[in-house]
RNA sequence: GGACCUGUAGCUCAGUUGGUCAGAGCACUCGGCUCAUAACCGAUAGGUCGGAGGUUCAAAUCCUCCCAGGUCCA
Numbered sequence: 001g002g003a004c005c006u007g008u009a010g011c012u013c014a015g016u017u018g019g020u021c022a023g024a025g026c027a028c029u030c031g032g033c034u035c036a037u038a039a040c041c042g043a044u045a046g047g048u049c050g051g052a053g054g055u056u057c058a059a060a061u062c063c064u065c066c067c068a069g070g071u072c073c074a
Stems, first nucleotide, its partner, number of pairs: 001073007010026004019057001029043004050066005
């Protein structure tokens, strides 16, 4: 320098061909249970879907550029 992959809640990830509030598990907080803690049960909160543009009635999902990380080639 070139090709490809990944980037979604604090962490690990899902989200099938664009369309019905953006989700799960764990963690945090609150409550229940217990003598108490853990475990277990329930609930709440938590996200400009890496950033900026574009296409579209509608984009996490398509296109372009950029940023970060990774793999391979030279």
The prediction has a mean pLDDT of 80. The RNA shown here (transfer RNA) has 74 nucleotides and comes from Orenia metallireducens. It matches the Rfam family "tRNA". About the family: Transfer RNA (tRNA) molecules are approximately 80 nucleotides in length.